[in-house]
RNA sequence: AACGACGCCGGGGGAGAGACCCGCUCAGCGGGCACCGAAGGGGCAAACCCGGCCACGGUCGGGCGAAUCUCUCAGGUAAAAGGACUCCGGCGUCGGC
Repeated sequence: AACGACGCCGGGGGAGAGACCCGCUCAGCGGGCACCGAAGGGGCAAACCCGGCCACGGUCGGGCGAAUCUCUCAGGUAAAAGGACUCCGGCGUCGGC
């Protein structure tokens, strides 16, 4: 160097769910009902750790703990924009040599 991990930039792909109702200063904002999960955010299993009890097989409590699971706060439900994730190119850090 190749290559790998993480991060950033540019480009391509990228789902779901009301173009719902009412009002306004109307590509938007506010209110209402109904929905979606793939920006973001919250929650949880086993394992592992700590403590108590024990018939030494376990058991109770706590901690830590993942997601595309779950919640639906946020966001979204025509197009546009956004979009987890993914591919291509480039750059940086670390590893590698």